[in-house]
């Protein structure tokens, strides 16, 4: 450099659920708490994919509000790319 997650070794991360909090909502942080992770480590500057819909914006209306529509808000533990990296092999 390139392979592989069966096995040692040393560590890491922590779904779901519970409490607080934040948030308009998706979700977020925090402590618990392990379902999995070999990259579940960092980036979100790239491509798509999912999810939300405050505000606009068009539309209804009994002027209360109700539908459609959008990301400028999220996921990255949906997929790809970039950058680094434990152990084993070659």
């Nucleotide at each position: 450099c390139c392979c592989g997650a069966a096995a040692c070794a040393a560590g890491g991360c922590a779904a779901a659920c519970g409490c607080a909090c934040c948030g308009a909502a998706a979700g977020a942080u925090g402590c618990g708490g392990a379902c999995g992770c070999a990259a579940a480590g960092c980036c979100g500057c790239c491509g798509g994919a999912u999810c939300u819909a405050a505000a606009g914006a068009c539309g209804c209306u009994a002027u209360g509000g109700c539908g459609u529509u959008u990301a400028u808000g999220a996921u990255g533990g949906c997929c790809g790319g970039g950058c680094u990296g434990c152990c084993g092999g070659u």